c-di-GMP-I riboswitch aptamer from a Woeseiaceae bacterium, 86 nucleotides, folded computationally.
It matches the Rfam family "c-di-GMP-I riboswitch aptamer". From the family's description: GEMM was predicted in a large-scale screen for bacterial structured RNA regulatory elements.
RNA sequence: AGGCAACGAGGGCAAACCUGCCGAAAGGCAGGGACGCAAAGCUUCCGGUCUAAAGGCAUUGAGUCGACGAUAGCGGAGCUGCAGAA
Numbered sequence: 001a002g003g004c005a006a007c008g009a010g011g012g013c014a015a016a017c018c019u020g021c022c023g024a025a026a027g028g029c030a031g032g033g034a035c036g037c038a039a040a041g042c043u044u045c046c047g048g049u050c051u052a053a054a055g056g057c058a059u060u061g062a063g064u065c066g067a068c069g070a071u072a073g074c075g076g077a078g079c080u081g082c083a084g085a086a
Base pairs, nucleotide, nucleotide: 012037013036017032018031019030020029021028022027035073041079042078043077045076046075047074048071049070050069055065056064057063
């Protein structure tokens, strides 16, 4: 000098819930708030899950089908990343 990467340290994100706004809803955004997270950083490419508007089918019932919507804190995949002892 380079590689590997632990314990700590410095920090980071932010669930539920509350308030306001958006949305048909699922859910999202902002503020508060912390359940947790070593990628709980980013990306819907694959699967799962959630909602079911438009629309289809049916109807004496108020149903059923339906992602082009949502979930990255459901999993896989891709890209990126702090710290560096023995």